[in-house]
RNA sequence: GGACGGGACCGGGUGAUCGCUCCGCGCAAGCGGGGAGGAAAGUCCGGGCUCCAGAGGACAGGCCGCCGCGGGAACACCGCGGGCGCGCGGCGGGCGACCGGCGCGCGACGGAAAGUGCCACAGAGAACAGACCGCCCCGCUGCGGCGGGGUAAGGGUGAAACGGUGGGGUAAGAGCCCACCGCUCGGACCGCAAGGAACGAGGCACGGCAAACCCCGGCCGGAGCAAGACCAAAUAGAUCCUGCGCCCCCGCCCUGAGCGGGGAUAGGAUGGUCCGUCCCAACGCAGGAGGGUCGGUCGCUUGACCCCGGUCCGCCGGGGCCAGAGAAAUGAUCACCGCCCGCUUCGGCGGUGCACAGAACCCGGCUUACAGGUCCCGUCCUUUC
RNA sequence: GGGGUCGUAGUUCAGCUUGGUUUAGAACGCCAGCCUGUCACGUUGGAGGUCGCGGGUUCGAACCCCGUCGGCCCCG
Repeated sequence: GGACGGGACCGGGUGAUCGCUCCGCGCAAGCGGGGAGGAAAGUCCGGGCUCCAGAGGACAGGCCGCCGCGGGAACACCGCGGGCGCGCGGCGGGCGACCGGCGCGCGACGGAAAGUGCCACAGAGAACAGACCGCCCCGCUGCGGCGGGGUAAGGGUGAAACGGUGGGGUAAGAGCCCACCGCUCGGACCGCAAGGAACGAGGCACGGCAAACCCCGGCCGGAGCAAGACCAAAUAGAUCCUGCGCCCCCGCCCUGAGCGGGGAUAGGAUGGUCCGUCCCAACGCAGGAGGGUCGGUCGCUUGACCCCGGUCCGCCGGGGCCAGAGAAAUGAUCACCGCCCGCUUCGGCGGUGCACAGAACCCGGCUUACAGGUCCCGUCCUUUC
Repeated sequence: GGGGUCGUAGUUCAGCUUGGUUUAGAACGCCAGCCUGUCACGUUGGAGGUCGCGGGUUCGAACCCCGUCGGCCCCG
């Protein structure tokens, strides 16, 4: 210097003019101050807040899942360390099967020996398995083979074929037997734990899938600021209240669509219904009331906040606050600079150029998108000293 | 803004709650042949699919899980 990997950060700058929005001051004109992000995104987790429900518990449903310590309000978050498994690389040991330890990376990493289910195609056989080829034995033979039996060592199929290496053994073979390796079970002991493990026993059984049902352990009441609270039009109505008028008959005199009395049907009250009893115009007009809607206000941004100092880690003292819109502001133009692209006569010129994207109740995480740039760490290559 | 649901031929849908080698099917549409003087109808055959996209689990994914993109519906 370069390539790759990992981590952290920045993500156009300065000035002028004109606008938009919020706050403060002002009678006003106006003046002063604030004005997008690391993800404001997805809405995937954890909370705050609000309303509804609620004695407690269980079922259903959903989610989480190696262990320890620390951080944190909490989490399916973060950090550190450890365990186990898998992959790659290289090292050492062993004839070999295999073993030991190192480095890097990955792991939705509880349970497959509680139960149920599934394992297509291919293949002879796919889960207490299985003779297709081959091998061996016996019988027959027309010498090409055919039939019966044995055999899981060899071939073949498959993602997966029911231990491996070497020897003995045998008709051929086989944990059939032996040594070793692996495996399984028990396990002194070690570790807080996940887990490890001396040693002993066993011829070997117990394949995979739980991001299949399920089992074990743990957590979860439901909805979401369009939550919710308050103020409150016009108009409308099978809302409620009051007053007046309105049906029929009789009487009165002041002859008014006046006053008084009585009455029928429907309706209302009582009542489950009928009878009974009581009220008594349903319509119109006027006035009033309540609720909802339009609209407005609050919720709204000052909070598990940030910085400094102290501390007996409970806190204490000082300082700071930097968007709060509501169909929804955060922009436009110009100048200079930086970067990118194109052209170039290498002087420059041109560009609606400048990643992803844009708050909507608020926090803490996770995930996803992101042109270009800066810094740090690791591995490798190259150059120089 | 918040909540829910869906994405499979050109279109409308099955198949996803038993993951399977059958090459993912059906209807309408499309193309070609036959029929007809011609067209339609009818009939015979055929083409047409990255199962929205990217990862993961699994021997194996349209189907299970995660992420992402898009459509539709509801809440004043």